[in-house]
RNA sequence: GGGCUGAUAGUGUAGUGGUAUCACACUACCCUUGCAAGGUUGUAACCCGAGUUCGACUCUCGGUCGGUCCA
Numbered sequence: 001g002g003g004c005u006g007a008u009a010g011u012g013u014a015g016u017g018g019u020a021u022c023a024c025a026c027u028a029c030c031c032u033u034g035c036a037a038g039g040u041u042g043u044a045a046c047c048c049g050a051g052u053u054c055g056a057c058u059c060u061c062g063g064u065c066g067g068u069c070c071a
Base pairs, nucleotide, nucleotide: 001070002069003068004067005066006065007064010024011023012022018054026042028040029039030038047063048062049061050060051059
């Protein structure tokens, strides 16, 4: 220098154009003499910019960072 690939709550993860999933963690309540475990509930996320589209996490282009291969 080139090819491929990835980026989603605090952490990990699913999502083939139509309300962003689940788990842990966190908040509140229940349970307990108390703690843990358990139950109910709530909050919190699409790497950045542009394009296509009625509509983009998703498709296209560029950028940043990580991984891998070639030189």
Model confidence (mean pLDDT): 84 of 100. This is a predicted structure of a 71-nucleotide RNA (transfer RNA) from a marine sediment metagenome. RNAcentral holds the sequence, with entries from MGnify. It matches the Rfam family "tRNA". The family's RNA type in Rfam is transfer RNA.